[in-house]
Context: one part of a larger RNA
């Protein structure tokens, strides 16, 4: 190795791109490295195994054989893998005319609402709660009308709807820009898949520098509650939340399900196309491709459940797991301004 697993028991890297490596469509010819068969040489002796012999037997000694699954040389085979040459178009990609979309970046614009400021009307309360109080208000609050400032977020539409690799993305307009999808033809001709290292992106919080600051709000202060109340409730309130640039690199980063490909009953919705039929059209039906849900057969599963978006049946490649605690810790290395991240044990113990 033959011969285990990873949705929930331990276990899928947060997600891409991609180097080495691994692996790779159909046809023809060549080659003979892998592969298969034969021959020759070698594979010391002893030992092991088989058949005999000798010590009264045995251990022991001894004769013969087999075996030594290997290596080298040589002859042959040519299906498969490899290599070389030539070809193909079903994989992959390019061109062309289209559809849909909160995909990304930048700049600008709008309305509703909160807060604050100014002015008018107006008078004694307002606010808040289970009930209160802290708090605001006769220096005129709350309410209401008009005007202004500023910041943040974009009601309705809105939908197991859409887009994106993931994180994520929601007012409108312009410009720049990535990707998907369906259709029809033409072209390239295996250019593919995966991907150790590497590299890029990566919510929130946090950090650095400079802005900004309406609302909300860790910390903090006060009022309540309570036996206490370093909480839940209330009144305030600073970092932060916002912007630019630079770090951080982690999340229940989840579908707790790696990526790619093929195959395996159906039913019913959804979104975006295409074809076709009834129909003037609106619209209704059928087929088909891609997306996204639910139900369900075979099969799988410890069960729950999954079930053409598989956890079914297979193949390719990567990652990861190996009793609980100690511990995702110590030490060392790398990265970081720091916080810390990453890699990652052992003693001991049950």
């Nucleotide at each position: 190795c033959u011969g285990g697993g990873c949705g929930u028991a331990a276990a899928g890297c947060g997600c891409g791109c991609g180097u080495a490596g691994g692996c790779g469509g159909c046809c023809u010819g060549a080659u003979a490295a892998g592969u298969u068969g034969g021959a020759u040489g070698u594979g010391a002796a002893a030992g092991c195994c088989c058949c005999g012999g000798g010590c009264u037997c045995a251990a022991c000694c001894u004769g013969g054989g087999a075996a030594c699954u290997g290596c080298a040389u040589u002859c042959a085979a040519a299906a498969c893998u490899g290599u070389c040459a030539g070809g193909c178009u079903a994989g992959a990609g390019u061109a062309u005319g289209g559809u849909a979309g909160a995909g990304g970046a930048u700049a600008g614009u709008g309305g509703a609402a909160u807060u604050c400021c100014c002015g008018g009307u107006g008078u004694a309360g307002a606010g808040g709660u289970g009930a209160a109080a802290u708090u605001c208000g006769u220096a005129g609050a709350u309410a209401u009308c008009g005007g202004g400032a500023g910041g943040a977020a974009u009601a309705c539409c809105g939908g197991u709807g859409g887009c994106g690799a993931a994180g994520g993305c929601g007012a409108c307009u312009a410009c720049c820009u990535g990707g998907c999808c369906a259709g029809a033809u033409a072209c390239u001709g295996a250019c593919a898949c995966u991907g150790a290292g590497g590299u890029g992106c990566g919510a929130a919080a946090g950090c650095g520098u400079g802005g900004g600051g309406a609302g909300c709000a860790a910390a903090c202060a006060g009022g309540a509650u309570u036996a206490g109340a370093u909480a839940c409730c209330c009144u305030g309130g600073u970092a932060g939340u916002c912007c630019a640039c630079g770090c951080c690199g982690u999340a229940a980063a989840c579908g707790a399900u790696g990526u790619c490909a093929a195959c395996u009953a159906g039913g019913u919705g959804u979104u975006g196309g295409g074809a076709u039929g009834g129909u003037u059209a609106a619209u209704c039906g059928u087929c088909u491709c891609a997306u996204u849900g639910c139900c369900g057969c075979a099969g799988c599963u410890a069960a729950c459940g999954c079930a053409u978006u598989a956890a079914g049946u297979u193949g390719a490649c990567c990652g990861c797991c190996u009793g609980g605690g100690g511990a995702g810790u110590a030490c060392g290395g790398u990265c970081g301004c720091a916080a810390g991240a990453u890699u990652a044990a052992a003693a001991c113990u049950c």
Molecule: small-subunit ribosomal RNA, central domain
Organism: uncultured prokaryote